[in-house]
The prediction has a mean pLDDT of 77. A computed fold for a 368-nucleotide RNA from uncultured Nocardioides sp., annotated as Bacterial RNase P class A. The sequence is in RNAcentral, with records from MGnify. The model forms 97% of the base pairs in the Rfam consensus.

């Protein structure tokens, strides 16, 4: 100078409040009372209800390999690719050699393609020049057009169908050859696997994009604590439509089939209530030791008791100390003043992501 991981995030006391629980006839008293993210509600689960005779389809999700876990899109280890001298970091990391689509601008052409400039060819056309001539023509050379060949060179582009050298050709080109690079296939070796290494064969050279359709593999019922349960309390009916086994209507996950219930149902107007309790916090729990494992994590033993509001408690004042900032002077770690991040439970857990004043610890790398 950097990289990675972990942690704290004001402390103590007094007084006044708020919530919950215990004690007390009561006055009152005792105990406890936000977070690392309680946040966003983005994933995964527990729990609850619906459903359970299921089947198919659709939809959604995940995506290197192996492991961890209740599960995951999370975590750990490794592989491959990229960055860095390094510690280390980043990857939305299956398939583009199944098919389809798309590839801005520029460019002739954006994929089994393409001829703009250039290069090359000729039976041809036009034009101009030179030489010879028996004056009929013959030969040669140039320029332009048309037709065709050519992917070496130029130019465009993020990207133009391997690279270098040689042969070859009218000019060229993996057209052919040598070497190099890559790919596919085969064999051998290593690894649990992703994958890695070696040898051989084939001129095979195949662009990008799947967070485009699509293909492959695996996973996947729906709704949520305003779930759900118990108790108490209030009210008044009226109109229209359809229907009672030839059945209205309802339930059954998004749809279909299938299954089940079924005598009331739907709509409109009018009326009533808008309370309490439960679910509710002891759970994949925290901490410590030890064993297994590279690790995530798991086993065993010990130990601890730690929020439950429902218009929603968890706050305020003062004193001392700590930290930071500013000012003053007699420069002492002095005095004075100010400030103390982000934020705030709501059924509960595991993650991810985002916010965070200031500070602490450990390991590693590079340079000297």
């Nucleotide at each position: 100078g950097g990289c990675u991981g972990g942690c704290c995030g004001g402390g103590c006391g007094a007084c006044c409040g708020c919530g919950u629980g215990g004690g007390g006839c009561a006055a009152c008293u005792c105990a406890c009372g936000a977070g690392g993210a309680a946040g966003g509600u983005c994933c995964g689960g527990g729990c609850u209800c619906c459903g359970c005779a299921g089947a198919g389809c659709a939809g959604g999700g995940u995506g290197g390999u192996g492991g961890g876990u209740a599960a995951c899109g999370c975590c750990c280890a490794c592989c491959c690719g990229g960055g860095g001298c390094a510690a280390c970091c980043c990857g939305c990391g299956g398939g583009a050699a199944a098919g389809u689509g798309c590839c801005a601008c520029a460019g002739a052409a954006a994929g089994g393609a393409a001829a703009c400039c250039g290069c090359c060819u000729c039976a041809u056309c036009g034009u101009c020049c030179c030489u010879c001539u028996u004056c009929g023509g013959a030969g040669g050379a140039g320029c332009g057009g048309a037709a065709g060949g050519u992917a070496a060179g130029g130019g465009u582009g993020a990207a133009a169908c391997g690279g270098u050298g040689g042969g070859g050709u009218a000019a060229g080109a993996g057209c052919c050859c040598a070497c190099c690079a890559g790919u596919a296939c085969g064999c051998c070796g290593g690894g649990a696997g992703a994958c890695c290494g070696g040898c051989g064969u084939a001129g095979c050279u195949a662009g990008g994009u799947a967070a485009a359709c699509c293909c492959c593999a695996c996973c996947u019922g729906g709704a949520g604590c305003a779930a759900g349960g118990u108790c108490a309390g209030a009210c008044a009916g009226c109109g229209c439509a359809c229907g009672u086994u030839c059945g209205a209507g309802g339930g059954u996950u998004g749809c279909u089939c299938g299954c089940c219930c079924g005598a009331g149902u739907g709509c409109g107007c009018g009326g009533g209530u808008g309370g309490a309790c439960u679910g509710c916090u002891g759970g994949a729990g925290g901490c410590g030791a030890u064993c297994g494992g590279c690790a995530a994590c798991g086993g065993u033993c010990g130990u601890c008791g730690u929020a439950g509001a429902u218009g929603g408690a968890u706050g305020g004042u003062c004193g001392c100390c700590c930290g930071c900032c500013g000012g003053u002077c007699u420069c002492g770690u002095a005095c004075c003043g100010g400030c103390g991040a982000c934020a705030g439970a709501a059924c509960c857990c595991g993650g991810c992501c985002u916010a965070c004043a200031g500070g602490c610890c450990a390991g590693c790398c590079c340079a000297u």